[in-house]
Context: one part of a larger RNA
RNA sequence: UUGGGCGUAAAGCGUCUGUAGGCUGUUUGAUGCGUCUUCUGUUAAAUCCUGAAGCUCAACUUCGGGGCUGCAGAAGAUACGAUUAAACUAGAGGCCGGUAGAGGCAAGCGGAAUUGCUGGUGUAGGGGUUAAAUCCAUUAAUAUCAGCAAGAACACCUAAAGCGAAAGCAGCUUGCUGGAACGCGCCUGACGUUGAAAGACGAAAGCGUGGGUAGCGAAUGGGAUUAGAUACCCCAGUAGUCCACGCCGUAAACGAUGGAUGCUAAGUAUUGGCAGUAUCGACCCUGCCAGUGCUGUUUACCUAAGGUAACCCGUUAAGCAUCCCGCCUGGGGAGUACGGCCGCAAGGCUAAAACUC
Numbered sequence: 001u002u003g004g005g006c007g008u009a010a011a012g013c014g015u016c017u018g019u020a021g022g023c024u025g026u027u028u029g030a031u032g033c034g035u036c037u038u039c040u041g042u043u044a045a046a047u048c049c050u051g052a053a054g055c056u057c058a059a060c061u062u063c064g065g066g067g068c069u070g071c072a073g074a075a076g077a078u079a080c081g082a083u084u085a086a087a088c089u090a091g092a093g094g095c096c097g098g099u100a101g102a103g104g105c106a107a108g109c110g111g112a113a114u115u116g117c118u119g120g121u122g123u124a125g126g127g128g129u130u131a132a133a134u135c136c137a138u139u140a141a142u143a144u145c146a147g148c149a150a151g152a153a154c155a156c157c158u159a160a161a162g163c164g165a166a167a168g169c170a171g172c173u174u175g176c177u178g179g180a181a182c183g184c185g186c187c188u189g190a191c192g193u194u195g196a197a198a199g200a201c202g203a204a205a206g207c208g209u210g211g212g213u214a215g216c217g218a219a220u221g222g223g224a225u226u227a228g229a230u231a232c233c234c235c236a237g238u239a240g241u242c243c244a245c246g247c248c249g250u251a252a253a254c255g256a257u258g259g260a261u262g263c264u265a266a267g268u269a270u271u272g273g274c275a276g277u278a279u280c281g282a283c284c285c286u287g288c289c290a291g292u293g294c295u296g297u298u299u300a301c302c303u304a305a306g307g308u309a310a311c312c313c314g315u316u317a318a319g320c321a322u323c324c325c326g327c328c329u330g331g332g333g334a335g336u337a338c339g340g341c342c343g344c345a346a347g348g349c350u351a352a353a354a355c356u357c
Base pairs, nucleotide, nucleotide: 004328005327006326007311008310012325014201015200016199017198021194022193023192025088026087027086028085029084030083031082033081034080035077036076037075038074039073040072041071042070048066049065050064051063052062053061054060091191092188093187094186095185096183097182099180103177104176105175106174107173108172109171110154114150115149116148117147118146119145120144121143125136126135162169163168206247207246208245209244210243211242215241216240220236221235222234223233258324259323260322261321262320263319266295267294268293269292270291271290272289273288274287275286276285306313307312330357331356332355339350340349341348342347
């Protein structure tokens, strides 16, 4: 390579946009390039197959026939692929209508709590722990009342709820803004899908510059524990956590499950719509359609079919199929060395071998 695979054994890029490329709806015509059929020529000899013959047989040799593989030419076929012309509407997109939502960005506002400061009341303890101590406190603490200030986070509502491509998103209001589902007809007419490169976004920690710092809190100091205790516990506490701008580009970035399309028993919750029933009208109720999510277990039943090594998956498939991309190929060495690219750095991406079992 041919293969076989990728939930947990090695293996799905963190996610998306998208170039080349691959693949690609329905109908009709044309061309006849691919494709197919026939014929002709060629494809040296030997080799191969086959029918004979010759060495006593065989190997071997000789003769006849055939074949393999490719190429060229001629004639034909037109289903499929291709190209081209024309058309269609089931894919895709657009318009219109109302809808749900912690989707994003910015500004403003709010209350509870915490800490600090000021003042009042009040007096000897407070705090902390298994127990203590370090620590705070007669320069009046803790407690309690009133006021002021600051920063950060938004209880209840809040859920096998929602939104977002993922990362992620939660006090309230306003402004700007992205996407989605549904309904109804109309419009465009295959405009689709995947996607090597490439680009964009990307938790936390970390880095740079400037702010901010209430609480928490790596490092660090002290008190304990202990044989020791560079820990677990306690008292403090710097960076950080917050904001602005710029980097970094990684995570068990997980559903450990790439994307798209079609098909294959259920139950249930929720969102939107339509219809029915009822009503003055609505709500409730019933049915249907579309979307999103959950259950599918203990067991007495309902979880089928199918798949899987099993666990389990089971219309949100890990079932049945097609298309495209990524990735895997024994363990260690090693996601390392070297080289290259990127980065201020930390480091990231790409990525071996010797050797060894």